Annotation: This is a predicted structure of a 73-nucleotide RNA (transfer RNA) from a Phycisphaerales bacterium.
[in-house]
RNA sequence: GGGGCGUUAGCUCAAUUGGGAGAGCACUGCCUUUGCAAGGCAGGGGUUAUCGGUUCGAGCCCGUUACGCUCCA
Numbered sequence: 001g002g003g004g005c006g007u008u009a010g011c012u013c014a015a016u017u018g019g020g021a022g023a024g025c026a027c028u029g030c031c032u033u034u035g036c037a038a039g040g041c042a043g044g045g046g047u048u049a050u051c052g053g054u055u056c057g058a059g060c061c062c063g064u065u066a067c068g069c070u071c072c073a
Base pairs, nucleotide, nucleotide: 001072002071003070004069005068006067007066010025011024012023013022019056027043028042029041030040031039049065051063052062053061
């Protein structure tokens, strides 16, 4: 320098053929206990890496940039 893959909540990851952004763990409150843990119920937390494009509508399609992994030279 070139090819491929990845980037979504604090962490690990889903999201089917473009249409309601979610789970587990973590965090907060309550119940239970003498207390803690475990368990149950409820809740908070998101510029879907950046910028632009297509579309009535984009996490998803196209391009750009950044970062990470990997292959080739």

RNAcentral holds the sequence, with entries from ENA. Its Rfam family is "tRNA". Rfam classes the family as a transfer RNA. Rfam's curators write: Transfer RNA (tRNA) molecules are approximately 80 nucleotides in length. The source organism's lineage runs through Bacteria, Pseudomonadati, Planctomycetota, Phycisphaerae and Phycisphaerales.